[in-house]
Molecule: transfer RNA
Organism: Lachnospiraceae bacterium
RNA sequence: CGCGGAGUGGAGCAGUGGAAGCUCGUUGGGCUCAUAACCCAAAGGUCGUUGGUUCAAAUCCAUCCUCCGCAA
Repeated sequence: CGCGGAGUGGAGCAGUGGAAGCUCGUUGGGCUCAUAACCCAAAGGUCGUUGGUUCAAAUCCAUCCUCCGCAA
C1' cells in the first nucleotide's frame, strides 16, 4: 500500500428504514435479626467523526479516525 470485519449507557451484546433494547453492574426502596439471594423502581446513550440520500437514518452511500484480522 491492497482486502475484509468491528465501533450502540460502566462491561458484554441485540436491533439492517418508522427511531433505544437485553443481561450483568450502579443507586434507592422492599424482604431479613443481619448479609447474600429474591422482588420493585430509577439514573446512565449527540448509536466513533463529518457530510450526503430520504417525509423519516443506529440502519443506506461517501470521507476520515480507532481497533482486529488476511495477503504481500